A computed fold for a 349-nucleotide part of an RNA from a metagenome, annotated as small-subunit ribosomal RNA, central domain. The prediction has a mean pLDDT of 90.

Context: one part of a larger RNA
């Protein structure tokens, strides 16, 4: 390189946008770059291959042919690919209408609960465990009543539910704002798909500066357990968890399944808007968009997947090539650091 693969065996980049590149609907004309056909020049000789000849044969030598699959020039063809010009509407998009949704950012506000503070009532315990102890409490705890402070998170609704590209998103109200969906009408007229490099976003933990700190809680301290117990259990408890701004850029970032398009039995739910039947608020039918369970053909090593494919095809990207060494060393780039990205070899089985 060819070939074979990537749900679980090695392998889909965490996700999107997107330049270059690759690929690209239907139709008319034209062109002739690709493509095809003819002619011609060249493709040294030798060698290889074929048919002959010469050394008694052969090796060897020698004549002719073929081959040299290529390149140049030229003539022609015009279906396909490409170029140019024009037309189209089935792809894609715009405008108008409608509702839907924890989509994002900012501000405000509500109730329950925990903790703390003050005061009242009240008295000997409370807390905790398998059992205990450390701890709290006569300086009045726990419990209970009233008032107050503060931070964080939003029970029920709640779902096999919804939204978002992914990460993720949940009390309620207001402001700003993104997106998809449905129904049809008008418009643009291939404007499309994918995407190396690049750019943006990216849970938690962590970092920097300044705030905040109720609960929880790495580290840490004590009490238990135990042969020991640097743990599991208990009592405390600091970073952190929260906010603002700036970094970090990782994950079992999972559907362990890249994106887009076309085609290929059905059944049962559910969400959104729409059409129809029926009727009066119970229901039924239909197409679409999402989401879940089963299942035919087919696929699969099996498990299983099965119109949301892991089926049948096409376009483009990413990735894999025995285990360990190792996602390590070195170098480079990035980062305040922690570290991240890229990424071997010796050796060994």
């Nucleotide at each position: 390189c060819u070939g074979g693969g990537c749900g679980u065996a090695a392998a889909g980049a965490g996700u999107g946008c997107g330049c270059a590149g690759g690929c690209g609907g239907c139709u008319u004309g034209u062109u002739a770059a690709g493509u095809c056909a003819g002619a011609u020049g060249u493709g040294a000789a030798a060698g290889c291959c074929c048919c002959g000849g010469g050394c008694u044969c052969a090796a060897c030598c020698u004549g002719g042919g073929a081959a040299u699959u290529g390149c140049g020039u030229u003539u022609g063809a015009a279906a396909c690919u490409g170029g140019c010009a024009g037309a189209c509407u089935a792809g894609a998009g715009u405008u108008c209408g409608g509702a839907c949704g924890a989509g994002g950012g900012g501000g405000g506000u509500a109730g329950a609960a925990u903790u703390c503070c003050a005061c009242g009532u009240g008295u000997a315990g409370c807390a905790g465990u398998g059992a205990a102890a450390u701890g709290c409490a006569u300086a009045g705890a726990u419990a209970u009543g009233u008032g107050g402070a503060g931070g964080a998170a939003u029970a029920c609704c709640g779902a096999u539910g919804g939204c978002g590209a992914a990460g993720g998103c949940a009390g309620c109200c207001c402001c700003c704002u993104g997106g998809g969906c449905c129904a049809g009408a008008a418009c643009u007229g291939a404007c499309g798909c994918u995407c190396a490099u690049g750019c943006a976003c990216g849970a938690a933990a962590g970092c920097a500066u300044g705030g905040g700190g109720a609960g929880c809680a790495a580290a840490c301290a004590g009490g238990a357990u135990u042969a020991g117990a640097u743990a599991c259990c208990c009592u405390g408890g600091u970073a952190g968890u929260c906010c603002a701004u700036g970094c970090c850029c990782u994950a079992a970032a999972c559907g362990a399944u890249g994106u887009c398009a076309a085609c290929u039995a059905g059944u049962u739910g559910u969400u959104g808007g729409g059409g129809g039947a029926g009727u009066c608020u119970g229901u039924c039918c239909c197409a679409c968009a999402g989401u879940a369970a089963c299942g035919u053909a087919g696929c699969u090593a099996a498990c299983g997947c099965g119109u949301g494919a892991a089926g049948u095809u096409g376009a483009c990207c990413g990735c894999c090539u025995g285990g360990g060494g190792a996602g390590u060393a070195c170098g480079g780039c990035c980062g305040c650091a922690a570290g991240g990205c890229u990424a071997a070899a010796a050796c060994u089985c």